[in-house]
Notes: The prediction has a mean pLDDT of 76. A computed fold for a 368-nucleotide RNA from an uncultured Rhodobacteraceae bacterium, annotated as Bacterial RNase P class A. Rfam family: Bacterial RNase P class A. The family's RNA type in Rfam is ribozyme.

RNA sequence: GCGGAUGGCUGGACGGCCGCACCUUCGGGUGAGGAAAGUCCGGACUCCAAAAAGCAACGGUGCCGGGUAACGCCCGGCUUGGGUAACCAAAGGGAAAGCGCCACAGAAAACAGACCGCCCGUGCAUGCGCGGGUCAGGGUGAAAAGGUGGGGUAAGAGCCCACCGCGGCGCUGGCAACAGGGCUGGCAUGGCAAGCCCCACCGGGAGCAAGACCAAAUAGGGAUCGCGCGGACGCAAGUCCGGGGCCGCUUUUGCCCCAGCAGAUCCGGGUUGGUUGCAAGAGCCUGUUGGUAACAACAGGCCCAGAUGAAUGGUCGUCUAUGGGGGCAACCCCUGGACAAAAUCCGGCUUACAGGCCAUCCGCAAGA
Repeated sequence: GCGGAUGGCUGGACGGCCGCACCUUCGGGUGAGGAAAGUCCGGACUCCAAAAAGCAACGGUGCCGGGUAACGCCCGGCUUGGGUAACCAAAGGGAAAGCGCCACAGAAAACAGACCGCCCGUGCAUGCGCGGGUCAGGGUGAAAAGGUGGGGUAAGAGCCCACCGCGGCGCUGGCAACAGGGCUGGCAUGGCAAGCCCCACCGGGAGCAAGACCAAAUAGGGAUCGCGCGGACGCAAGUCCGGGGCCGCUUUUGCCCCAGCAGAUCCGGGUUGGUUGCAAGAGCCUGUUGGUAACAACAGGCCCAGAUGAAUGGUCGUCUAUGGGGGCAACCCCUGGACAAAAUCCGGCUUACAGGCCAUCCGCAAGA
């Protein structure tokens, strides 16, 4: 200097005038993002519902260790794959519990083989037929009964041997995933579980249009189901037992009801108004300590939207990222910045993003 990889910051600035919304001590203060998007996860909070425990159904995650309120997230590591590398990705437990699939091609695709060929014998005769052996070589395919080399054989084959692979046993290092070595056995023969499934762990449902209150209005609506239709004590009130009900099921406790009751299911009507929920938070910033890091603890400081047909704007001026043109230069002229807009709130993930800046690392080339 060129090319590449990773992480981070920013993503217009200043001033005047006018105009909005909230808060207000009436002086004033504040006012749309890093993604506010997607609605994909996890929660806080509210209701179902009075709770606890267990189960079923349905769903989610899936190597090890740590972080967190929690997670399918983050950090660190291991393994596998890609890349020269820096780095990137992973839907990373189980195929000997069972079921299922592997098109076409091919002889044959898992209780799976014998096509071409090679060797031996034999018949006819120079090439074919029959019998036997073989699957090393070749073909088909994404994948075909471990691989390479040697010996051996009629030709071949773990038939034998060496090394690798695979299985078993154990040693060393590591919290572990796992890594490395040793001994031993000629050794079972594929893949797919982002196919069903098995295993381990986790999870109730619905959601701020949740809910609460006020005001108002309507039809204090209608239909169906609802076993038993009670017993004992007591003068009575009542108490106990029994029965029914309140969550998909069960148990315990709690509550309601015992006469058309508690409740269950369905149909229909009214209310479209106001207040609240509504923003001080698992909050943010700075520093110290611990930790490889994610992060945690401590100390100090700060308050940073709350609308409701929906405020957070309009206009003027100056400067300016980038780009273009002119000029020896100073400088001058033109242009004027991407993706995009809060609605209960947080922690993440995913997607979109013009331009500018910073840091670290890898490769190549040249020079000193």